RNA sequence: UCCGGCGUAGCUCAACGGUAGAGCGAGUCCCUGUUAAGGACGAGGUUGCUGGUCCGAAUCCAGCCGCCGGAG
Numbered sequence: 001u002c003c004g005g006c007g008u009a010g011c012u013c014a015a016c017g018g019u020a021g022a023g024c025g026a027g028u029c030c031c032u033g034u035u036a037a038g039g040a041c042g043a044g045g046u047u048g049c050u051g052g053u054c055c056g057a058a059u060c061c062a063g064c065c066g067c068c069g070g071a072g
Stems, first nucleotide, its partner, number of pairs: 001071007010024004018055001027041004048064005
């Protein structure tokens, strides 16, 4: 330099054009003689950045940034 993949909650990952979710973790409450056990509840997001397409974009397109792999 070229090719491919990935970037979404604190972490690991879903959602593949039509209201962004799950598990774990953190928080509050209950329970217990006690908790690193058990139960319940609610919160937490500019979907890497900037544009474009579309009635509508996490999703499609372009450029850029970062990480991983491959080629030379």

The RNA shown here (transfer RNA) has 72 nucleotides and comes from a Candidatus Amesiibacteriota bacterium.
NCBI's taxonomy places the organism under Bacteria, Bacteria candidate phyla, Candidatus Amesiibacteriota.
RNAcentral holds the sequence, with entries from ENA.
Its Rfam family is "tRNA". Rfam classes the family as a transfer RNA.